[in-house]
The part of an RNA shown here (large-subunit ribosomal RNA, domain VI) has 269 nucleotides and comes from a Myxococcales bacterium. Its mean pLDDT, the model's own confidence on a scale to 100, is 86.
Context: one part of a larger RNA
């Protein structure tokens, strides 16, 4: 740009793609069937593999600094005290969020139309007989369909609800032009920003929880300093599930989404 005014939000669904996969057990039943030895069909049930979404509750993994432990060395420091650099994140032991599979959930299906082989009814040509010539059935992991995602650029550009616009003067080839006023509805510019994300979009802008700070909370980790008591001392105990604690859940308008500006028209070939 289109979709014969402009919007806002919910749709229909032409059509495109996805998926389709198997095994073992048990019941039917040691029945049918067969002398035996074996050993079913059909129908029901369960547990499975491999593949496919999904998700992070459990189970793990990771988690570059969330918390402790140490080891060498340098520095802050009155300190035999507490910190902080640097060594692969120095190295170790754990670990929130997130992300993840080996964790967890569900999926293939059931039904229904039309049909392959191939199986019938009825039935003549052709007095019989024939599943076909007419005309009725039955039949597949296949074929349309149901299931799952996306789709109205489906130019046939659909469908529903709702909301906005209802001057004024001159000219005119009567289609419209030009001046003035008028700027809705909505929309963007601008900023906060995420679990969304190339870019765009999606959420939030004071009738605000959108970020971020605090506040509580949760989760980690594992018993801070300091003091005091015990011991010659290493060190242990107490005070006290202490201390500290990303990405989590909440609340709170403190800080920052200011203040403005642009577009878009006047009732629709």
């Nucleotide at each position: 740009c289109g979709c014969a005014g402009g919007a806002u939000a919910c749709u229909u669904g032409a059509g495109a793609g996805g998926a389709g996969c198997u095994a073992a057990c048990c019941a039917u039943a040691g029945u049918a069937c067969g002398a035996g030895a074996g050993g079913a069909c059909c129908u029901g049930g369960u547990u499975g593999g491999a593949c496919g979404u999904a998700u992070c509750u459990c189970u793990g993994g990771u988690g570059u600094u969330c918390c402790g432990g140490u080891u060498g060395u340098c520095c802050u420091g009155c300190c035999u005290a507490a910190g902080g650099g640097c060594a692969u994140a120095g190295c170790c032991g754990g670990g929130u969020a997130g992300c993840u599979a080996u964790a967890u959930a569900c999926g293939g299906a059931a039904c229904g139309g039309a049909u392959a082989a191939c199986c019938g009814c009825u039935g003549a040509a052709a007095g019989c007989a024939u599943c076909u010539a007419a005309g009725c059935g039955g039949g597949a992991a296949g074929c349309c369909g149901g299931c799952c995602u996306c789709a109205a650029g489906a130019u046939a550009a659909g469908g529903u609800a709702u909301c906005c616009c209802u001057u004024g003067c001159u000219c005119u080839u009567c289609g419209g032009a030009g001046c003035a006023c008028u700027g809705a509805a909505g929309a963007c510019c601008c900023c906060u920003u995420g679990u969304a994300g190339a870019c765009u979009a999606c959420a939030a802008g004071g009738u605000g929880a959108u970020a971020g700070g605090c506040u509580g909370g949760g989760u980690g980790u594992g018993g801070a300093a300091g003091u005091g008591c015990a011991g010659u001392a290493a060190u242990g105990c107490a005070u006290g599930g202490a201390g500290c604690u990303a990405a989590c859940c909440a609340g709170u308008a403190c800080u920052a989404a200011u203040c403005g500006g642009u577009c878009g028209u006047g009732a629709g070939g």